This is a predicted structure of a 117-nucleotide RNA (SAM riboswitch aptamer (S box leader)) from uncultured Nocardioides sp. The sequence is in RNAcentral, with records from MGnify.
RNA sequence: CUCAUCCAGAGGGACUGAGGGAAACGGCCCUGAGAAGUCCCGGCAACCGCCACGAGCUCCCCGCUCGUGGGUCCGGUGCCAAAUCCGUCCGGUGCGAGAGCCGCCCGGAAAGAUGAG
Repeated sequence: CUCAUCCAGAGGGACUGAGGGAAACGGCCCUGAGAAGUCCCGGCAACCGCCACGAGCUCCCCGCUCGUGGGUCCGGUGCCAAAUCCGUCCGGUGCGAGAGCCGCCCGGAAAGAUGAG
């Protein structure tokens, strides 16, 4: 840089000791009944791998491609409060008495995270 996914899932212990939820602002939360961090053990199953099943290509096999909230956790990553915690930018002859502002709803973008290349 490109592509895919992001309302599912999964926590105990030890050390330590005040912050944390990516950044800024706002909101809302978590936190001395112990934040962040490090280590150990455990777990989850998103992607890759592997296996199964289905469909397609192929005359058939082999093989290849696509799919499944399929299986597995042995291998490579990842993850284990809350939707990526929510908003921010744009759009909507969507709702509100509703043109603007505002709130809500819907869609998209941006940013970010994870994986594959």